[in-house]
RNA sequence: AGAUAGAGGUUGCGUUUUUCAUCAGUAGUUUGCCCGAUGCAGCAGGUGCAGAGGAGGGUGAACGAAAGGGACGAACGCCGAAGGAGAGGGGUUUCUGCAGCUUUUUUCCUGGGCAUAUAGUGAAGAACUGUAUGACUGUCAUGCCGUUAUGCAAGGGAAGUCGCGCUUUAGGCGCGGCGGAUAUUUGCAUUUGCGGAUGGAGCGCUAUCUGA
Numbered sequence: 001a002g003a004u005a006g007a008g009g010u011u012g013c014g015u016u017u018u019u020c021a022u023c024a025g026u027a028g029u030u031u032g033c034c035c036g037a038u039g040c041a042g043c044a045g046g047u048g049c050a051g052a053g054g055a056g057g058g059u060g061a062a063c064g065a066a067a068g069g070g071a072c073g074a075a076c077g078c079c080g081a082a083g084g085a086g087a088g089g090g091g092u093u094u095c096u097g098c099a100g101c102u103u104u105u106u107u108c109c110u111g112g113g114c115a116u117a118u119a120g121u122g123a124a125g126a127a128c129u130g131u132a133u134g135a136c137u138g139u140c141a142u143g144c145c146g147u148u149a150u151g152c153a154a155g156g157g158a159a160g161u162c163g164c165g166c167u168u169u170a171g172g173c174g175c176g177g178c179g180g181a182u183a184u185u186u187g188c189a190u191u192u193g194c195g196g197a198u199g200g201a202g203c204g205c206u207a208u209c210u211g212a
Base pairs, nucleotide, nucleotide: 001210002209003208004207005206006205009079012078013077014076015075016074017073019071020070028063029062030061031060032059033058034057035056038050039049040048042098043097044096045095082110083109084108085107086106087105088104089103090102091101092100111137112136114134115133116132117131118130119129120128121127139200140199141198142197144196145195146194147193149190150189151188152187153186154185160178161177162176163175164174165173166172167171
């Protein structure tokens, strides 16, 4: 440097789907009464369509959704999984412009989930997204701290042994030398493991293989 395989979490990430609640007695449809000329597709222009045989609005009654988002479960794909911001292209939205939705290329940011605050989306005290803060968690680094283990050194020092002395003479005691059990203390060094502190970022981290 390359390849392969893994780990973070049992609330890791994303997609699809069953059921359930919410959305909501909302939108909408029909109809009675009242008012009476505009209304329609996100906004504007243009064009088109509908409209006194009643546009549209209000109110009463009857009927009455769906999408997005959410919870539990299942399946699948994975570990930049994924999310977000900018720029470019394509598609969609009747024509044009803006905006929206979706897809793709590229640059940048984010290790991960959670909580709080705030901004946006949203029917919403749900949820999602951005930012900030907080502790938690995983990973790596360190002339770092503590601990475990090992080695070395120093100090203390058992058994044994030698010499001398004393003695109550099968023996015992005292002093000195040799000796070195032990894992007791201190210091230094190193490896492994654990804990702590500080810091970094996923183009990271671990393991194996290959090459230089």

RNAcentral holds the sequence, with entries from MGnify. A computed fold for a 212-nucleotide RNA from uncultured Blautia sp., annotated as Lysine riboswitch aptamer. The coordinates come from a structure-prediction model, not an experiment, and the mean pLDDT is 77. Taxonomically the source falls in Blautia (Bacteria, Bacillati, Lachnospirales, Lachnospiraceae).